[in-house]
Molecule: RNase P RNA; transfer RNA
Organism: Candidatus Nanopelagicales bacterium
RNA sequence: UGAGUCGGCCGGGCGGCCGCGGCGUCGCGCCUGCGAGGGUGGCGGCGUCGAGGAAAGUCCGGGCUCCGCAGGGCAGGGUGGUGGGUAACACCCACCCGGGGUGACCCGCGGGAACAGUGCAACAGAGAGCAGACCGCCACGGCGCCGCGAGGCGCUGGGGCAAGGGUGAAACGGUGGUGCAAGAGACCACCAGCGCCGUCGGUGACGGCGGCGGCUGGGCAAACCCCACCCGGAGCAAGGCCAAGAGGGUCCGGCGUCCGCGUCGGACCUGCGUGAGCGCUCGAGGGUGGCCCGCCCGAGCUCACGGGUAGGCCGCACGAGGCUGUCGGCGACGGCAGCCCCAGAUGGAUGGCCGCGCAUGGGAGUCCGGCGACGGACCCCUGGACAGAACCCGGCUUACAGGCCGACUCAUCCG
RNA sequence: GCCCCCGUAGCUCAGGGGAGAGAGCAGUGGCCUCCGGAGCCAUGCGCGCAGGUUCGAAUCCUGCCGGGGGCA
Numbered sequence: 001u002g003a004g005u006c007g008g009c010c011g012g013g014c015g016g017c018c019g020c021g022g023c024g025u026c027g028c029g030c031c032u033g034c035g036a037g038g039g040u041g042g043c044g045g046c047g048u049c050g051a052g053g054a055a056a057g058u059c060c061g062g063g064c065u066c067c068g069c070a071g072g073g074c075a076g077g078g079u080g081g082u083g084g085g086u087a088a089c090a091c092c093c094a095c096c097c098g099g100g101g102u103g104a105c106c107c108g109c110g111g112g113a114a115c116a117g118u119g120c121a122a123c124a125g126a127g128a129g130c131a132g133a134c135c136g137c138c139a140c141g142g143c144g145c146c147g148c149g150a151g152g153c154g155c156u157g158g159g160g161c162a163a164g165g166g167u168g169a170a171a172c173g174g175u176g177g178u179g180c181a182a183g184a185g186a187c188c189a190c191c192a193g194c195g196c197c198g199u200c201g202g203u204g205a206c207g208g209c210g211g212c213g214g215c216u217g218g219g220c221a222a223a224c225c226c227c228a229c230c231c232g233g234a235g236c237a238a239g240g241c242c243a244a245g246a247g248g249g250u251c252c253g254g255c256g257u258c259c260g261c262g263u264c265g266g267a268c269c270u271g272c273g274u275g276a277g278c279g280c281u282c283g284a285g286g287g288u289g290g291c292c293c294g295c296c297c298g299a300g301c302u303c304a305c306g307g308g309u310a311g312g313c314c315g316c317a318c319g320a321g322g323c324u325g326u327c328g329g330c331g332a333c334g335g336c337a338g339c340c341c342c343a344g345a346u347g348g349a350u351g352g353c354c355g356c357g358c359a360u361g362g363g364a365g366u367c368c369g370g371c372g373a374c375g376g377a378c379c380c381c382u383g384g385a386c387a388g389a390a391c392c393c394g395g396c397u398u399a400c401a402g403g404c405c406g407a408c409u410c411a412u413c414c415g
Numbered sequence: 416g417c418c419c420c421c422g423u424a425g426c427u428c429a430g431g432g433g434a435g436a437g438a439g440c441a442g443u444g445g446c447c448u449c450c451g452g453a454g455c456c457a458u459g460c461g462c463g464c465a466g467g468u469u470c471g472a473a474u475c476c477u478g479c480c481g482g483g484g485g486c487a
Stems, first nucleotide, its partner, number of pairs: 001411010013356006020050009029040004052386001056397002059395005064235004071293004076231005081095005096110001097108004111226002117224002119220002134165002136161003140157007173191006192216001194213008239314004247270010272306007285297004321340008361381003365378005416486007425440004433470001442458005463479005
């Protein structure tokens, strides 16, 4: 100098004016009250706070809340190298193994070395699971031809072989030799792989070394399955309180009565109307994730058509919280100390205008450097990407203009 | 805000590891007819996107994208 790998951070700054939401405070207004006072989602002033790294997808894990504490069996779902971190995880860290890369480094849904079992492998090919012989190689027999002969060639029969060719994603180790009619782990040497034993290192996954063995037992579990571990359900529209309740039913009392009932008042239950179906303790229906058993709740439930209301407060902003320092740890992370309070809307606030810089893009011209291509400076214009909280956290994934910082690798050149 | 479901041809649907991916309607061309319809024959078009597993993916897994439904 060029090419690249990994990690972290920012993702617009400053100033002025106007505006919006929350909280606090003050003033005015309004309501209530005789008043003192109290209330206020009316208005104004001042102070203070006011989106994100993903607020997103809702894919995992929790907190929180509720449910008739969630029992047994079967089924179902999830996770999957080892050790750690954590509230927990499918996340993170470190390591192991396998694969890729010259390398920094990256990738892995990575248990059952698919010898517990059942399966799958289209097409091609002779043969696709303990397989197989199309071409081929080899000797033997028969027939024919050639040759004086040894023998050669062709056709054919039943055999031997699996080295070579060929098919395929995949064909039952590789190289060399011995051997043989030809061959072959048939045998030998080395190498690769597998299993067993011993030993050493490591918490462990696993690794190193040595010996022995048969010579080689393929792939797929993101196919069924097996093994180990885990799993009650629902979700802030959870859930709690208050207000308003149109109506309906039952009971009691008063009054009227033609004795059918009407009307007024009170208490309790339910919570719109109409129709249909099922049911009221011999129980519909529901909960226990699905089924069965068991247990529990239980007077309403289901469907169709039509109509009405879109109230308030709490939950709800102090939390597995943030920042800084220090200590422990390779690290994820944890301990301690100090400081800080940091959005809470409910048609849903965080915006608009102006000025000056930075990054980016464009431009006529001027100046400087250079032979030149071009580079630099000045000036003018443009003008920020993805996207926006809604109960809250920890992750993952996805989207993202551009910029900054750090560590490292490879190649080339110079010293 | 939360919770579910579904993407295969223009439309409605089959297919759940090896097909030339099918069926009905629709479309196009031809035959028939005086013309049209009906009928007959032929034909075009497709697995939402990307990555992975596998020899092989519409199908299995993961992540996106799009659409639909429910709730107080």